[in-house]
Context: one part of a larger RNA
RNA sequence: GGACGAACGCUGGCGGCGCGCCUCAUACAUGCAAGUCGAACGUGAAGCCUGGAGCUUGCUCUGGGUGGAAAGUGGCGAACGGGUGAGGAACACGUGAGGAACCUGCCCUGGAGACCGGGAUAACACCGGGAAACCGGUGCUAAUACCGGAUGCCCUCACCGGAUCACAUGAUCCGGUGAGGAAAUGGAUUCCGCUCCAGGAUGGCCUCGCGGCCUAUCAGCUUGUUGGUGGGGUAACGGCCCACCAAGGCUUCGACGGGUAGCUGGUCUGAGAGGAUGUCCAGCCACACUGGGACUGAGACACGGCCCAGACUCCUACGGGAGGCAGCAGUAGGGAAUCUUGCGCAAUGAGCGAAAGCUUGACGCAGCGACGCCGCGUGCGGGAUGAAGGCCCUCGGGUCGUAAACCGCUUUCAGCAGGGACGAAAUUGACGGUACCUGCAGAAGAAGCCCCGGCCAACUACGUGCCAGCAGCCGCGGUAAUACGUAGGGGGCAAGCGUUGUCC
Repeated sequence: GGACGAACGCUGGCGGCGCGCCUCAUACAUGCAAGUCGAACGUGAAGCCUGGAGCUUGCUCUGGGUGGAAAGUGGCGAACGGGUGAGGAACACGUGAGGAACCUGCCCUGGAGACCGGGAUAACACCGGGAAACCGGUGCUAAUACCGGAUGCCCUCACCGGAUCACAUGAUCCGGUGAGGAAAUGGAUUCCGCUCCAGGAUGGCCUCGCGGCCUAUCAGCUUGUUGGUGGGGUAACGGCCCACCAAGGCUUCGACGGGUAGCUGGUCUGAGAGGAUGUCCAGCCACACUGGGACUGAGACACGGCCCAGACUCCUACGGGAGGCAGCAGUAGGGAAUCUUGCGCAAUGAGCGAAAGCUUGACGCAGCGACGCCGCGUGCGGGAUGAAGGCCCUCGGGUCGUAAACCGCUUUCAGCAGGGACGAAAUUGACGGUACCUGCAGAAGAAGCCCCGGCCAACUACGUGCCAGCAGCCGCGGUAAUACGUAGGGGGCAAGCGUUGUCC
C1' cells in the first nucleotide's frame, strides 16, 4: 500500500447491486417449511331439488335425485429441494484411468405379451379398555392392494456341443436337455397405465495412479493382522464376515502415535514465483439432540420416518405418554458482533395429476443494518469599503476572505401533484401506484472525521509546568511546549473518517 462476512469511536442526505451468528453442532415458546391423485377403490357429511308421514304450522321422522367435505385403502413423491461444518488426514476431496466385478424408479428406442381363478382387509357398524396417547373384539365391503395356477418373445441357473475374440481370472454369440420365473386388459374414451426382455440416457457404487497440513520432545507398528482354501453376504470385487491353513504385512521416501482441518472451482496479495485463505455463488463429502440398529423402497441406514439406550424438556387421573429449528421467521443465552415471528406462488424450478389445478419459508420480492462496492447531491456565476466578528500583531497591519451579506441564475436528489410500465402466450403481477415520464415550489431539506515535531502534506497564541497528558517508532511535558489541552489558521479524505484485529 492492498484486502475483510468485520467490530469500536465520532458523524450521517439519496439511489443501484451485493452481503449480514466468524462465538454455544447451546437450549428452544409460537406459526409455517411435503404433498398430491376421485381418470386406481369402497364409503359418503353438510347444502340444494323433490315425495310421504306425524302434528305443537314450522319443526321431527323417512324415501328418491343431486352434491361432494372429512377420514380410509391404493399409487407416486417424501432419498429432491433447504440447513450446518460437528466429525473426518480418509480414495473424504481434486485430477486421470479401470469395472471382462456392478445397480439404476420416473424418461427415450426396439421386441414380445397380459389367460383362468381365489381369499382377505381398512374405512363403516356394534361392543369393550384407557385420563390421554391410543388399543382390542365381533360383523360387512372394494380395488391398478394381496395370493394361486397357466403360457414364455425371452430371462436366470445347471450340464453338453460349437464359433469368434481377448487385458490373467475370461467375454460374446449359436444350438440342445432339464429346472425355475410375468402381468392390472385396469381406468378414461385424443389417451394413460400393467408385465417380461434388449439397448440408451441420467444418477449412483467399487478399485487404482498422482496431488494438497504440522509434529521425531511420537521409532518402531500390526493378530482379521498379511496371504491362501472353502463358505456366507452384497447390485458387485474384496478379511467385508466366518471356519481352517501358512507366517506374513507396513516403516527414516517417516509407518504407528499426537495436534489441527470439511475438500475444490475460487478469493486476497504479489511483477512473477510464491504466501495466505475457502464467507457469498457452484461441485463433492459429512452430519441432523447423543450413541447404536435395521425396516420400507429403484434409491436411505433416512433433518421435519421407525426401534432401542442415554441426557434434557413437557403432559399426566401416577398406570403411562409426548418432543428434537445445523429448514424460514422468531426467543433466551453466549459474544466486540450479525436482520422481519413480512408479501406472493405473478415469474423460474420441484412434487402429484390426463387436465383444471393443488402444494412449495425452494424461489421471486419487500423490510432492517453506511457492512461493502459503485454512482449522485449538499448549488452555480457575479460580488471589496476587503463589512461585522474571531485569531495574530512590531499596533502600522495581517489573516479567515469572494468567504459572507447583496445581485442574477439553475433545480439533480429529496418533497408535492398527474400519468404509469416491461417482466405474461391469456380473463394470471407479490414486487407496485414501484421504476420511469411530465408538471409545481424554493437555495430551498442534506458535512463530517482525522491530522499539523521527524518519518509525513499542514503553525501560531494561550493554558499547563516530568503535573495533567500524548505516543506506530524515534520520543514530547521539570515556566516562552509548532509533540499535552483549548482556540484561530492550515493539510488530507469525504457520507464517511479514524482506531483495533487478521492476511499478503